Notes: A computed fold for an 87-nucleotide RNA from Candidatus Acetocimmeria pyornia, annotated as c-di-GMP-I-GGC riboswitch aptamer. Lineage of the source: Bacteria > Bacillati > Bacillota > Eubacteriales > Candidatus Acetocimmeria. Of the family's consensus pairs, 89% are formed in the model.
[in-house]
RNA sequence: AACCGAAAGGGCAAACCCAUCGAAAGGUGGGGGCGCAAAGCCACGGGUCUAAAGCCUACCAGGGCCAUGACAGCCAGGCUGCCGAAG
Numbered sequence: 001a002a003c004c005g006a007a008a009g010g011g012c013a014a015a016c017c018c019a020u021c022g023a024a025a026g027g028u029g030g031g032g033g034c035g036c037a038a039a040g041c042c043a044c045g046g047g048u049c050u051a052a053a054g055c056c057u058a059c060c061a062g063g064g065c066c067a068u069g070a071c072a073g074c075c076a077g078g079c080u081g082c083c084g085a086a087g
Stems, first nucleotide, its partner, number of pairs: 003087001004084002011036002016031006034073001040079003045075002047071003054065004
């Protein structure tokens, strides 16, 4: 020590349920714990999700396109951070 992840002290909180915001994806709060050594923060890169408004089509039923919306617990990257066994 920014490799590594035993121990100790702790931390976060998936699915699901309730309430709430939202067109939706999803967010927030409470419960709950699948998991996480950064599952802390950041949406500039890639990816994934939704498609209200807008556009196209149309038999007015519907269909298609679309991010300016979302996901940091998808990957990558940046910043910060507790502890210190073996190697």